Predicted 3D model of an 85-nucleotide RNA (c-di-GMP-I riboswitch aptamer) from a Gammaproteobacteria bacterium. The source organism's lineage runs through Bacteria, Pseudomonadati, Pseudomonadota and Gammaproteobacteria. The coordinates come from a structure-prediction model, not an experiment, and the mean pLDDT is 86. It was read from a public genome assembly, where an Rfam model found it.

Order: sequence, then structure tokens, then C1' cells
RNA sequence: CAUUGCAAAAGGCUCACCUGUCGAAAGGCAGGGUCGCAAAGCUACCGGUCUAAGGGAUUUAUCCUAUGAAAGCGGGGUUACCAGU
Repeated sequence: CAUUGCAAAAGGCUCACCUGUCGAAAGGCAGGGUCGCAAAGCUACCGGUCUAAGGGAUUUAUCCUAUGAAAGCGGGGUUACCAGU
């Protein structure tokens, strides 16, 4: 430097859910919590996904749409502990 992750050691993160708060919503943030994770660290570049305030269509109710979201959907990029090769 590259690669692998059965086992180990030191650790780390925190799904769902609850409380508060921001937001039109999806969802975010803080605290609690701890299903799991060898990158479940970071990144919205690609595909897929979620929402629809605003805008448009349509006629009273629905549909379309991202500039919004999400990294714990997958891929890519990038950084990284330990052990082995």
C1' cells in the first nucleotide's frame, strides 16, 4: 500500500418506539431507548424510493410534478480501528 473479516481485543454507531422541538409533509434535531451494523463514518454523483407546500391538469375530488427528503434500499466516491494474508 492492497486485500480479507471466521474468531478475538479496545471501542463505536443506534432500528423500532417514547418525550420535546422545527417543518405543509416526507423527515430533521435533542434526550431516552437499543433491532441490528466491519464502515449502520462522511458524501445526494447514478438508479430506485418517500413527501407535494408551491405550480399545473381536472372539475370538487383526484392526478402529475422536486427546487424538499433519505446514506439503516442498492451502486459509486472518500476517510478509518484491530487481526490475518